This is a predicted structure of a 172-nucleotide RNA (Lysine riboswitch aptamer).

[in-house]
Parts: sequence; structure tokens; C1' cells
RNA sequence: GCUUUUGAUAGAGGUGCGGUGUUCAUCAGUACUCCCCCGCAAGGUCGGGCAGCCGCGGGAGAGGAAAGGGACCAUCGCCGAAGUGUCGGAAACGUGCCUGCGUUUUCGGCGCUGGGCUGCCGGAGAAGAUCCGGCGGACUGUCACAAGUCUUUGUGGAGCGCUAUCGAUGAU
Repeated sequence: GCUUUUGAUAGAGGUGCGGUGUUCAUCAGUACUCCCCCGCAAGGUCGGGCAGCCGCGGGAGAGGAAAGGGACCAUCGCCGAAGUGUCGGAAACGUGCCUGCGUUUUCGGCGCUGGGCUGCCGGAGAAGAUCCGGCGGACUGUCACAAGUCUUUGUGGAGCGCUAUCGAUGAU
């Protein structure tokens, strides 16, 4: 000097990712409350058991939300950022107890996804918002290979990647 494997640190991708907050719309003239009228007696409270609590439904009128989800902006943390599926644990809530279940949050293991955009389909959702997934499309960053030859085209790969620096290790 070349090079195998590997560790640490730093960094890049771009309509990049996530958290938080203000404002706004939606949810919705809905739930709910009050008042009046009409009808009904079995039910409601997540399922089952026991207990507790509550009458129930419809119509007119008056008042009238919130959560979840979202948009814009700001700000913070970041570049497996993060998302999603599944398994296991924990907490809160669903009237109390037992039991099961559901929702949300959270911790850990494993699988999948380079990134955003977009068409179709499916799911979630009050929703034609938005989100998630599958398939397709072009775009984009990156690496490898091939062609071309002055930086372009094609094919393929995946973030367990790529770039830089430093170190360890093996061979020459």
C1' cells in the first nucleotide's frame, strides 16, 4: 500500500419521520340537560353470576357540548427516523365483587417495510377528511453490475443498507 471480518463515532436521503402546543373546521344542532305531549312494562347499565343503580321509547320547543380522528402554523427530538403485524407482561377505563372480553397506554421478544407521491382494491373512521394494509406506476437517495463516455441509460439489491474517519482482526 491492497484487502477479509468487525467495533466505535460522525453523516446523507426530502413534499423525510415522530412528540408537544395554539388556532380552525368537522364531529353536530348530534349526545346530554330542562320543559310539554303521546305510547309502553320489557328492559338498560360490555357478556355470564350475585348485588347495586336507572323507568323505557317517540314527538314538539329552549339550551347545547366533548373525546377520538384531521388541517395549518409554531416548536422540540430525530434519520429504523418511525410505522405495522404477532406473542407475552403491566396499568387505566368500561357501576361494585368473581370470571371472561373489549378499548387505550406502556414494556419486552420476533416478523415485515430504503423514502415520500400516486392509481385501484380491502380495512379502520361519522366522514367524500385522514390513517393502515395489499398490488401496480413513475419519482427519489444509495450500493453492485453492464453499457455508454462526461455523467447518462439499463438491470438487480435492501436501512442487518450506504458514505466518511478512527480502531481491532486475518491474509499477502
Record summary: The sequence was found by an Rfam model in a public genome assembly. Model confidence (mean pLDDT): 79 of 100.